This is a predicted structure of a 347-nucleotide part of an RNA (small-subunit ribosomal RNA, central domain) from Capsicum baccatum var. pendulum. Its mean pLDDT, the model's own confidence on a scale to 100, is 89. The organism belongs to Capsicum baccatum, within Eukaryota. Rfam family: Bacterial small subunit ribosomal RNA.
[in-house]
Context: one part of a larger RNA
RNA sequence: GGUGUAAAGCGUCUGUAUGUGGCUUUUUAAGUCCGCCGUCAAAUCCCAGGGCUCAACCCUGGACAGGCGGUGGAAACUACCAAGAUGGAGUAUGGUAGGGGUAGAGGAAAUUUCCAGUGGAGCGGUGAAAUGUGUAGAGAUCGGAAAGAACACCAACGGCGAAAGCACUCUGUUGGGCCAACACUGACACUGAGAGACAAAAGUUAGGGGAGCGAAUGGGAUUAGAUACCCUAGUAGUCCUAGACGUAAACAAUGGAUACUAGGCGUUGUGCGUAUCGACUCGUGUAGUGCUGUAGCUAACGCGUUAAGUAUCCCGCCUGGGGAGUAUGUUCGCAAGAAUAAAACUC
Numbered sequence: 001g002g003u004g005u006a007a008a009g010c011g012u013c014u015g016u017a018u019g020u021g022g023c024u025u026u027u028u029a030a031g032u033c034c035g036c037c038g039u040c041a042a043a044u045c046c047c048a049g050g051g052c053u054c055a056a057c058c059c060u061g062g063a064c065a066g067g068c069g070g071u072g073g074a075a076a077c078u079a080c081c082a083a084g085a086u087g088g089a090g091u092a093u094g095g096u097a098g099g100g101g102u103a104g105a106g107g108a109a110a111u112u113u114c115c116a117g118u119g120g121a122g123c124g125g126u127g128a129a130a131u132g133u134g135u136a137g138a139g140a141u142c143g144g145a146a147a148g149a150a151c152a153c154c155a156a157c158g159g160c161g162a163a164a165g166c167a168c169u170c171u172g173u174u175g176g177g178c179c180a181a182c183a184c185u186g187a188c189a190c191u192g193a194g195a196g197a198c199a200a201a202a203g204u205u206a207g208g209g210g211a212g213c214g215a216a217u218g219g220g221a222u223u224a225g226a227u228a229c230c231c232u233a234g235u236a237g238u239c240c241u242a243g244a245c246g247u248a249a250a251c252a253a254u255g256g257a258u259a260c261u262a263g264g265c266g267u268u269g270u271g272c273g274u275a276u277c278g279a280c281u282c283g284u285g286u287a288g289u290g291c292u293g294u295a296g297c298u299a300a301c302g303c304g305u306u307a308a309g310u311a312u313c314c315c316g317c318c319u320g321g322g323g324a325g326u327a328u329g330u331u332c333g334c335a336a337g338a339a340u341a342a343a344a345c346u347c
Stems, first nucleotide, its partner, number of pairs: 001318003004301002009315001011198004019190002023084003028079001030078002032074009046062006088188001089185003093180004100174007107151001111147005117141002122133002159166002204243005212238002217233004255314006263292011296303002320347003329340004
């Protein structure tokens, strides 16, 4: 100086140190401001005057700026001391919405398999076929049983959660949010290096489970070939319990907090007023979630009160492409690997 898309926001949160911090009154004078004093050798630099015929050079005098120390003041701001207030923050009260978490119980449709009946030649699959399957009776249809996994419609640019994520129904337990009135505490706040916790899928360890799907693999096709796309089978896995792993285009490619800055149109929760027999309706507040758009910003695209606008505080990160998120070392891990993280060289 930057960080939506050009390099760059940690996957998310809790929180230690640090940094920063709202209002009123008082104290002190550390920071801050003003005055004075001392000192910062000479030479050099700058200014004025002078001397070598000029100049370079030399001589004499003076000063700025700044540092350090001392001393006397000022008290607005920061800091300190003391006291206070309630707007930030929190607690309590009354409501309220929700697929928030966790444990247990129950359910219906579908699929597959098995048993029994009817029936008798194909079924299945494709662009077309074949592998496959079937007279040892398949496919179709009907009755029964079992198993595992996922929960149609409702369903919505709707809800909840810090993120990952969360949806059949019921119950227990538990976390957070929002609204209202205003009772209490009285700045208790924000951020957050290290640290800790959680963290999709895949893969991993041990023990279960295994219907469907399905890496690998076998076979059939296609093709010049086909270690693929298509078909038929099918193991790990997908599921559960307990560990470990710690990564994703973990994306809104947008860190968190606070304040301010035109509107319009939806939608979710909740409050007030109006209206009504009541439910709607209309107006208005607040917390979310969307669309559009003014000013402004932006290289443009676009963003635009949910900012990428205007400001402040704190943290992470970036500094040409390749080499390279690699080598080496270290830490972690059962492993896979993860984290940290260069250089030579080259353009």